[in-house]
Context: one part of a larger RNA
Parts: sequence; structure tokens; C1' cells
RNA sequence: GAGUAACGAUAAGAAGGGUGAGAAUCCCUUCCGCCGAAAGCCCAAGGUUUCCUGAGCAAGGGUCGUCCUCUCAGGGUUAGGCGGGACCUAAGGCGAGGCCGAAAGGCGUAGUCGAUGGACAGCAGGUCAAUAUUCCUGCCCCGCCGUCGUGGAGUGAUGGGGUGACGCAUUAGGAUAGGCCAUCCGGAGCUACGGCUAUGCCCGGCGGCGUGCGAAGCCUGGAGGGACAGGAAAACCCGCCCUCCGCGUAGGUGACGUACGUCGGGAAGGCCCUACGGGGCUGAUAACUGGUCGAAUCCAUGGUGCCAAGAAAAACCUCUAAACGUCGAAGCGACGGCGCCCGUACCAAAACCGACACAGGUGGGCGAGUGUAAGAGCACUAAGGCGCGC
Repeated sequence: GAGUAACGAUAAGAAGGGUGAGAAUCCCUUCCGCCGAAAGCCCAAGGUUUCCUGAGCAAGGGUCGUCCUCUCAGGGUUAGGCGGGACCUAAGGCGAGGCCGAAAGGCGUAGUCGAUGGACAGCAGGUCAAUAUUCCUGCCCCGCCGUCGUGGAGUGAUGGGGUGACGCAUUAGGAUAGGCCAUCCGGAGCUACGGCUAUGCCCGGCGGCGUGCGAAGCCUGGAGGGACAGGAAAACCCGCCCUCCGCGUAGGUGACGUACGUCGGGAAGGCCCUACGGGGCUGAUAACUGGUCGAAUCCAUGGUGCCAAGAAAAACCUCUAAACGUCGAAGCGACGGCGCCCGUACCAAAACCGACACAGGUGGGCGAGUGUAAGAGCACUAAGGCGCGC
């Protein structure tokens, strides 16, 4: 320079009460304002205790501060079923032998790793200051082991076969989620300022599981015989050949619905208590119904069309080999036991990436209503969250 510029979105505050040495800034209440495909909710990455409680105010906080994502102390993350591993493989990595290379090292077979993919058994409610598909309650399920029973000849893989198994475009149907309406059902209460005493106002009108039944559709040929030349050995499996029957009235699958049973949830309003955070009782033996709109979700790996012809492996089914088995295998049933490791708090922007409590950036899911031709657009709102730290 200068007590100057600035104090970081023009969403906005005001009053009363409380606490306190001290209050525009902390807490409570009322009113006002802003977002509402978000400025709400859930997760992946990343962060790594920032979470909750108590105490504190030197510094950090663009002012203040009794407040804090700050300081100090204590507490908090609970899993057979959620995610990952004890399963599988992709691109790619590593790589016994091997090949190559002055050395270092490069490539690569068998293998072994590697999810962003495949496979795989849990839902509803309650609860803490802080966790919950993890704790608790109820109902259910998976794998392994043991015992008992049943059973009475097969079992059996690292091998064979099947399946898993997939494109793009377009499209029909059945459902559900969700919304809306109700003169129907249930409900404490209300009648104001002109009207209304009711068909008015206000609030609510569900969810899980088990068993039985139903169901749109979608998928599928079945049996017998033969050669023993294919599937690197074997095979009753697959493939190949022949015959018979069938081509939907069968079998399988299947969202969801419904009946019964069972468990849970259940508002507005009112009353009481409060350590002011909240809690309890009542409403309530609550009602738990009808209609309508309707998904991008589910059935579904659906149908149709097209050419550029659209992962792999394991799980799973089946077949035998070795081996085991009538000194009793597999399977089935009941009962009992066992079930490891890692993650789990909190933030999704003031907690991540941007030197900052930075108008920037950051993948996935949910995402209500009214009006507007329609929409996730626009305007106003619900739930919920905020008024952006002079």
C1' cells in the first nucleotide's frame, strides 16, 4: 500500500425460549425460504476412525463460537446362507522341462494365477448412543461327518459324451413393482369466516413363510434292436444304421395368483413421562377390500427376421477305467454333531481426485405426485434433505 480488496454461487431468513463468563452464528420451538432424476436414498472405487458418547476451545474453521469432519478420553464394525477365498475360467501375467540369447534376460509346453463373466444354501420383523440379510425372534435352507433304520447291486475320474453356451435388429403375451380413485372397510377427532352435520374434512386400508391348488406361456420326441470301423484305453454313454410308436389330450419348466395355516406390521389424532435425545399407553381384537393405469423389472436363455455367424472352464447330467462292494455298495429316511479365513463402523462429497471445509471431476441401482400431447424435460410439491461458516 490499507484498515483498502476479499470473506468462495443472489436458496433467505425472522422471532421467542435455553445454555453460557461471553451468543446474529450452538440447542429447542414456531413461522418463512430452497432442492426434490436431487441439493433425497442404497452401493462400487477411493479415504481409513472421519462413526457414537463425554469433556474441551490454544491452534484449524475465511467472522463468531458455549459448536465442529478440530483437541483429549472412552466406546463401536458380530455371518455355514451378503461380497471375496477354501470352486471355475477370459484378456493378460507367471512359467518345471524346452528353445533362444555375451551377461542381464526373451519366448513358451504342461501347468499355475487372474473377474469386469460362470457356478453357488435367507427371508420378514425387532433391537443399540454407535452393527445388523451378521445380534435377537419367527419361519426356511445348504454341505460334510456320525449313529440307527430301510435298501439289495452296484458304486466309481484328474478320462469319454452331453449340458453350461451366449450375436444384432425387431416384437407378442402373462405377471409384478409402483401410482391413482373409491359413494367400500377401519379410525381417534373437527364443524372455523359465507355454506355444509354428510356420500364432508383428516388418517390408514399391507408383508414374509409353509402346504395344497391354479396358471400365461416356453422347452422336449419315446422305445427296441444292430455293427464294434468314430469319441487317443473302456463303456450300458455319445455318435452312426434299422424297426415300432408318437408329434401334444404327454412330460418338464414356469413369473405370478389363490385357499388354508402361521408369523409379523399397522396411521392420523389424543393422554402421560422425560436425564429434552426420546420413550410409553391409547387409537386397535384396527381395517387390511374393490376398481383403474401400468413398467426399462420378472417369466426369459421367449418369438420372428438377418448376416458380419456372435467367450472359456467349472458346477450339473451321463458313461465306463483302476479300485471298492453280498464279510452288504449306492440311494432314501430319522436323529445328533460340525460349518474355517478376510470384508462389514462412517463419508459418496466439507471425509474421494483437484495444495483449501475449492461454484470443477467421479462408475452402478432406486428415484413419488399434480399440470403440461409425451418424457428422467419444465413449473410447483411428497418423503427426505437443506438456507451454501461474516

The part of an RNA shown here (large-subunit ribosomal RNA, domain III) has 390 nucleotides and comes from a Trueperaceae bacterium. Taxonomically the source falls in Trueperaceae (Bacteria, Thermotogati, Deinococci, Trueperales). Its Rfam family is "Bacterial large subunit ribosomal RNA". Its family is annotated with structural constituent of ribosome and ribosome in the Gene Ontology. The RNAcentral record of the full RNA draws on ENA.